[in-house]
Context: one part of a larger RNA
RNA sequence: UGACGGGGGCCCGCACAAGCGGUGGAGCAUGUGGUUCAAUUCGAAGCAACGCGCAGAACCUUACCAGCCCUUGACAUGUCCUCUAUGGAUUCCAGAGACGGAGUCCUUCACUUCGGGUGGGAGGAACACAGGUGCUGCAUGGCUGUCGUCAGCUCGUGUCGUGAGAUGUUGGGUUAAGUCCCGCAACGAGCGCAACCCCUGUUCUUAGUUGCCAGCGCGUAAUGGCGGGGACUCUAGGAAGACUGCCGGUGCCAAACCGGAGGAAGGUGGGGACGACGUCAAGUCAUCAUGGUCCUUACGUCUAGGGCUACACACGUGCUACAAUGGGCGGGACAGAGGGGGCCGAGGCAGCAAUGCCAAGGCAAUCCCAAAACCCGUCCUCAGUUCGGAUUGUCGUCUGCAACUCGACGGCAUGAAGCUGGAAUCGCUAGUAAUCGUGGAUCAGCAUCGCCACGGUGAAUACGUUCCCGGGCCUUGUACA
Numbered sequence: 001u002g003a004c005g006g007g008g009g010c011c012c013g014c015a016c017a018a019g020c021g022g023u024g025g026a027g028c029a030u031g032u033g034g035u036u037c038a039a040u041u042c043g044a045a046g047c048a049a050c051g052c053g054c055a056g057a058a059c060c061u062u063a064c065c066a067g068c069c070c071u072u073g074a075c076a077u078g079u080c081c082u083c084u085a086u087g088g089a090u091u092c093c094a095g096a097g098a099c100g101g102a103g104u105c106c107u108u109c110a111c112u113u114c115g116g117g118u119g120g121g122a123g124g125a126a127c128a129c130a131g132g133u134g135c136u137g138c139a140u141g142g143c144u145g146u147c148g149u150c151a152g153c154u155c156g157u158g159u160c161g162u163g164a165g166a167u168g169u170u171g172g173g174u175u176a177a178g179u180c181c182c183g184c185a186a187c188g189a190g191c192g193c194a195a196c197c198c199c200u201g202u203u204c205u206u207a208g209u210u211g212c213c214a215g216c217g218c219g220u221a222a223u224g225g226c227g228g229g230g231a232c233u234c235u236a237g238g239a240a241g242a243c244u245g246c247c248g249g250u251g252c253c254a255a256a257c258c259g260g261a262g263g264a265a266g267g268u269g270g271g272g273a274c275g276a277c278g279u280c281a282a283g284u285c286a287u288c289a290u291g292g293u294c295c296u297u298a299c300g301u302c303u304a305g306g307g308c309u310a311c312a313c314a315c316g317u318g319c320u321a322c323a324a325u326g327g328g329c330g331g332g333a334c335a336g337a338g339g340g341g342g343c344c345g346a347g348g349c350a351g352c353a354a355u356g357c358c359a360a361g362g363c364a365a366u367c368c369c370a371a372a373a374c375c376c377g378u379c380c381u382c383a384g385u386u387c388g389g390a391u392u393g394u395c396g397u398c399u400g401c402a403a404c405u406c407g408a409c410g411g412c413a414u415g416a417a418g419c420u421g422g423a424a425u426c427g428c429u430a431g432u433a434a435u436c437g438u439g440g441a442u443c444a445g446c447a448u449c450g451c452c453a454c455g456g457u458g459a460a461u462a463c464g465u466u467c468c469c470g471g472g473c474c475u476u477g478u479a480c481a
Stems, first nucleotide, its partner, number of pairs: 001481002003478003007475007015465002019428005026320008034311002042053002064306002067303001070300001073129001077128003080124005087106007109119003131295002134293003140289002142284003145280001147278001152191006158167003171182003197272004202240007212229002216227003243266001246260005322421001326380007338369003343362002347358004387418001392413007434457007
């Protein structure tokens, strides 16, 4: 000087407390451990691994396994030789296919001094080499997590100290903040904080189609459907607005705090992007790149099949429930953000349905995908039930070369566990929790359950900081560095 203390002081944070809803019990989904297996590819490991890499494992993906093949190789460059391109479609034979053999059809170079000369392309041979998701994240770059959006981390000069170092950065106030003020052997400065950026909340202005419809007119069973209009909503460019600016009080005449006015908004208005010096030899050699090392008729390459989907069990994360604030049936209403041409598909018809057939419109502020909780009516009356939907049987639909291993969905039948969950444990302070549905990426198909986003309905509670956890500043002890 640090680190540590079941030392002290001060102060923060959904850290506790006060509340609301969960997890832990059930069934299922999903990840992991374990076990099994020819293989169940690999990585991730307290917080910060475990719905994580995977924003789509039937084949492919795929890295794994048991086979069948290839050896300058699936891919690149160079030397030599041969031929001029070549590319596509298709038939037959053997085969699981890769590969091998025999054909058919269409298409097919450029320059040229016309010399197989140049460029380009294909095939072949030998060799340099290719190739490796093999190893090392404790050799690395890059990227990322985490402490933590915590308020800290340093430097120059000066001063003090033999020196390591100290001072500044401590102190008194204050703040979300090393934020600001005052003081002070310090005076300044840098990286952080804040602001500048984006979204949202108010108003004005510009513009008015595909959006809008107040007034005028036309038309309809009805609809901005039509003429028209720019008022309004909205769209998207610009501008204004909030700064403790004003008033009162407290304070040291400070910084600031408390209350008030005005205002759409008030003291950082709400949300996002943004992550200091560093820590964890944290994570990643399997995104990529890369040193070293290893394999080179194989640890490379191709192919068909299997596996990654196994199942006595254990854990994490979720979904659905256990019902009446509910379940079934019928009727009625209201979003936002997105997506759509191998696509979204209105509407009609067929089917109990999944879906199929026909098909309008839409390359989309134009058309389509397209709401649910909610409201009204009615049935159920506390029951393992008209709760709950697992499991199983059977018949189907769709995608795809192909749903056996191993897809999703529909109909009928079956109807399991479950009556609020031990010890323990998690999230959340407001348009939040809770609850309800909607969209998207990936994608042939596959997410009622993951992820990312969107809106609808919409709470309760916070006395307080003694205690638990994490953190900041000062101080004290130390046999630790």
Model confidence (mean pLDDT): 83 of 100.
The part of an RNA shown here (small-subunit ribosomal RNA, 3' major domain) has 481 nucleotides and comes from an uncultured Hyphomicrobiaceae bacterium.
The full RNA is in RNAcentral, with records from ENA.